[in-house]
Context: one part of a larger RNA
Molecule: large-subunit ribosomal RNA, domain II
Organism: Patescibacteria group bacterium
RNA sequence: GCCAACGAGUCUGUCAUAUCAGUUUGCUUAAGUCCUUCCGGGAUGGAGGCGUAGGGAAACCGAGUGUUAAUAGCGCGAAAUUCAUUGGUGUGGCAGAACCCGAAGCCAAGCGAUCUUACCAUGGGCAGGAUGAACCUUGUAGAGAUACAAGAGGAGGUCCGAACCCGUAGAUGAUGCAAUAUCUUGGGAUGACCUGUGGUAAGCAGUAAAAAGCUAAUCGAGCUUGGUAAUAGCUGGUUCUCUCCGAAAUAGUUUUAGGACUAGCGUCUUUAGUAAGUUCUAGGGGUAGAGCACUGAAUGGAACUACGGGGGCUUUUGCCUAGUUUUUCCAACCAAACUCCGAAUACUAGGAUUAUUAAUACUAAAGGCAGUCAGAAUGUGGGGGCUAAGCUCCAUGUUCGAAAGGGAAACAGCCCAGACCCCAAUAUAAGGUCCCUAAACCCAAACUAAGUGUGUUAAAGGAAGUGAUUUUCCAGAGAUAACCGGAAGGUUAGCUUAGAAGCAGCUAUCCUUUAAAAAGUGCGUAACAGCUUACCGGUUAAGGAGUUUUGCACCGAAGAUUUACGGGACUAAAGUUUGGUACCGAAGAUGGGGAAUCUUAUGCUUUGCAUAAGGUUGGUAGGAGAGCGUUCUUUGUUCAGUGAAGCUUACGAUGUGAGUUGAAGUGGAGAACAAAGAAGUGAGAAUGUUGGC
Numbered sequence: 001g002c003c004a005a006c007g008a009g010u011c012u013g014u015c016a017u018a019u020c021a022g023u024u025u026g027c028u029u030a031a032g033u034c035c036u037u038c039c040g041g042g043a044u045g046g047a048g049g050c051g052u053a054g055g056g057a058a059a060c061c062g063a064g065u066g067u068u069a070a071u072a073g074c075g076c077g078a079a080a081u082u083c084a085u086u087g088g089u090g091u092g093g094c095a096g097a098a099c100c101c102g103a104a105g106c107c108a109a110g111c112g113a114u115c116u117u118a119c120c121a122u123g124g125g126c127a128g129g130a131u132g133a134a135c136c137u138u139g140u141a142g143a144g145a146u147a148c149a150a151g152a153g154g155a156g157g158u159c160c161g162a163a164c165c166c167g168u169a170g171a172u173g174a175u176g177c178a179a180u181a182u183c184u185u186g187g188g189a190u191g192a193c194c195u196g197u198g199g200u201a202a203g204c205a206g207u208a209a210a211a212a213g214c215u216a217a218u219c220g221a222g223c224u225u226g227g228u229a230a231u232a233g234c235u236g237g238u239u240c241u242c243u244c245c246g247a248a249a250u251a252g253u254u255u256u257a258g259g260a261c262u263a264g265c266g267u268c269u270u271u272a273g274u275a276a277g278u279u280c281u282a283g284g285g286g287u288a289g290a291g292c293a294c295u296g297a298a299u300g301g302a303a304c305u306a307c308g309g310g311g312g313c314u315u316u317u318g319c320c321u322a323g324u325u326u327u328u329c330c331a332a333c334c335a336a337a338c339u340c341c342g343a344a345u346a347c348u349a350g351g352a353u354u355a356u357u358a359a360u361a362c363u364a365a366a367g368g369c370a371g372u373c374a375g376a377a378u379g380u381g382g383g384g385g386c387u388a389a390g391c392u393c394c395a396u397g398u399u400c401g402a403a404a405g406g407g408a409a410a411c412a413g414c415c416c417a418g419a420c421c422c423c424a425a426u427a428u429a430a431g432g433u434c435c436c437u438a439a440a441c442c443c444a445a446a447c448u449a450a451g452u453g454u455g456u457u458a459a460a461g462g463a464a465g466u467g468a469u470u471u472u473c474c475a476g477a478g479a480u481a482a483c484c485g486g487a488a489g490g491u492u493a494g495c496u497u498a499g500a501a502g503c504a505g506c507u508a509u510c511c512u513u514u515a516a517a518a519a520g521u522g523c524g525u526a527a528c529a530g531c532u533u534a535c536c537g538g539u540u541a542a543g544g545a546g547u548u549u550u551g552c553a554c555c556g557a558a559g560a561u562u563u564a565c566g567g568g569a570c571u572a573a574a575g576u577u578u579g580g581u582a583c584c585g586a587a588g589a590u591g592g593g594g595a596a597u598c599u600u601a602u603g604c605u606u607u608g609c610a611u612a613a614g615g616u617u618g619g620u621a622g623g624a625g626a627g628c629g630u631u632c633u634u635u636g637u638u639c640a641g642u643g644a645a646g647c648u649u650a651c652g653a654u655g656u657g658a659g660u661u662g663a664a665g666u667g668g669a670g671a672a673c674a675a676a677g678a679a680g681u682g683a684g685a686a687u688g689u690u691g692g693c
Base pairs, nucleotide, nucleotide: 001693002692003691004690005689006688011096012095013094014093015092016091017090018089019088020087021086022085023084026050027049028048032044033043034042035041036040054061055060064076065075066074067073099237100236102234106227107226108225109224110223111222117201118200119199120198121197122196123195124194125193126191128160129159130158131156136151137150138149139148140147141146164188165187166186169184170183171182172181203219205215206214207213240627241626242625243624244623245622250263251262252261253260254259264372265371266369267368268367269366270365271364272363273362274361276354277353278352279351280350281349282348283347289341290339291338295335296334299331300330301329302328303327306324307323310321311320312319313318375400376399377398378397379396380395381394382393383392384391405416406415407414420594421593422592423591425590426589431584432583433582434568435567436566440581442580443579444578445577446576447575453570454569461555462554465552466551467550468549471546472545473544474543482539483538484537485536486535488512489511490510493507494506495505518533522531523530595617596616597615598614599613600612601611602610603609604608628682630679631678632677633676634675635674636673637672638671639670646666647665648664649663651662652661653660654659
C1' cells in the first nucleotide's frame, strides 16, 4: 500500500411539541396482593398525579384577589372564546460516559537504591622512573643562640608514565559492533583516589563539591494499578435510496473575538389576509452638482481710514512717499466638519394596471426543528494607505460560496446562460468564422509598413513618418529651388582702442547713385584683404512657403526554463476604423417522447385513482416527506437431498433509486413470502482496530 472482518446519535428518567389510539358519566393507576400454560399475561389496588379557580410572600379571601388610608387607579385573573387525561410513535431540551477515537495532566494505594547519588560496615588495588622537605650525624666558625658544608634521611591533594579511573579535540559510525560505540589524541594516576561484597535513605519524597543532576535505557516531580469511558469552546471521523424547499458568513451582548445567547435569513404545521412589480399623483430631504449670500481659506487691482521709525522736499511747525493697517468696490477662485441654491435615484402614502377560475407569488401571527456569526472577487459611491497592494474598513448591485453548461488558450468571483430524464432534430446568446478548430482567406470604403498589431497596461518629452483637415501668404505682370551676373559711393560712420576698416565692444543706424545693394547674415584677417548672405537683373519653368485640428504609426521601452499574438502564421491582412450580409456556436429557447410534484376542473370503485389544462423540478449547511435492505421475535402461507442458505458469472429480466428476480455452475441443510413488532441495522476515508498478502 491493497484485500477482508470489525468500527461512531444509544438507553433510562423527565419536560415540550406534532401525530395516532383509548376513555370522557373527567382521565390514570404506583408499590403491594391474588390467579396463571412456556415468565409473559390477567385481575385487584384510586395511595398518589393531571384537570375542574384564581389572587397573594403569607395568613387568608375567593369570580375575584393583591397593592393601598382608599370604595380611586393599576397588576394578575373570571366572562365573551377554544382549553381534559392516559398510552404509543417522531423530533427536540435537560441530567446522566451521552455520536466515536484522541491529551498534557490531578488524586489515592502500592512497587522500586541489582542502574545511579550520598552515607555506613568489611575487604582489595595502584609497573617503573624523577624530585629530594623536616628530624638526625659529622666537620668548620662562634662564648652561645645559630650559620655554612658534607653525609644520612625519605616528606608531598609533588613531577613523568603503565595497570586502573575518566571522557578533551577530531574523524568514523547514523535500519551502527553499540538505544552513546570505534580509532587517533587527551586528563588523573598515594589520593577530596579507584574498586568488590553487604547495608541505610524515595516520590512533593530521597540524594546531590548544585547540572533542577540522579532515583532501573523513564525525572521541573519515578513506575504500577485504581478514581476513569477524567475533561477537551480543539483536530479527525461519522456507514442505504429517492422526492420538495433551501440559508448564513450580519446586528446587539459576552474574561468575548476560530466559542456562545437573542434577533435577522431557512424549513415544516396551522390560521388569517393581499400583497409584490410597473405607471401616475402627492410628500419630506440637503447628497451629486453648483455657488460665494453666511463661516473659513485664498490671488490681483482700485478707492478709502489710520500710522508712517526708512526715503525725499522744506528748514520751525509741516508736506509727499516706500510700507503697514481698516473698510468698501471690481475681477478670478477653494471647502467632509461653508450653503443664497439644488437634482437623478432611494424612501413614504394613495389611485390605476399586470389580473385571469385558481395555483405558482407575497405578507402577518402562533407553534415544532434548524444551520449560520472566518466570507471572496468584481462594478459603483466613499474612509484609511502612496487616488500602492490578489491591501484594509463601510455602503450598494451581481456572481462564487451552494452553479454544472458555452466564451475568456489554461483560469471559484469576469461575459453569456440557471443542468428532471432521453434524442445523429431546429433556430440562437456571449464569443467567433486562414490552419490546428465548428463556421466568410465574405462584400464595400479607408488607414497602417511599425510584424505596430492579430484577446493585459505604458508616461513626460522628442521627430520634414504618413493620411485627412483649417487658415494665411507668394506665383505666366514668372513664384520656390537650381544656375549665370551684380551686390556700389560719402565711409576706415562716431566713440573706444596698440589696431577696430560691415563683422571685440558702446552709441547712432543717416544720405547719395541705382534694376538692386544692410553704417551689414555668417566664415575670415593682428588690422585690412578674401569668401558669403540679405537685396536686384537674367536663364529655366509651374506650383511654392507656413499655420490649426486630427487618424494611424516612430523613439523614449532593461529580466531571469521557451523566441511567445494559445501556436502555426498573417501586410490592398488573417492588423486597425466604418458600414453590411451570411454562417458557426450552450445542458439556455423551440420540437418530439417520458417521469415526479403542485393547483384547478371533471369523472369514479372517494385516506385515493384516472383524465384535461396550467405551473414547477441546479443545490452546500439545514428543514420536511416517502421508501430499500440486514438480524431477530410472533402469527399465517409455503419451498427444500428430484438439492435450502451461501458463493461464482464480459449471461438475462425488472424498478427513478436503495434493490428485486431468473438461468447456469458450485454447494450440501435449512430457507422464503405476507402482516405486525424489536434493533448490537447499511463504511471508503478516523496517521482507525485485528488478520492476510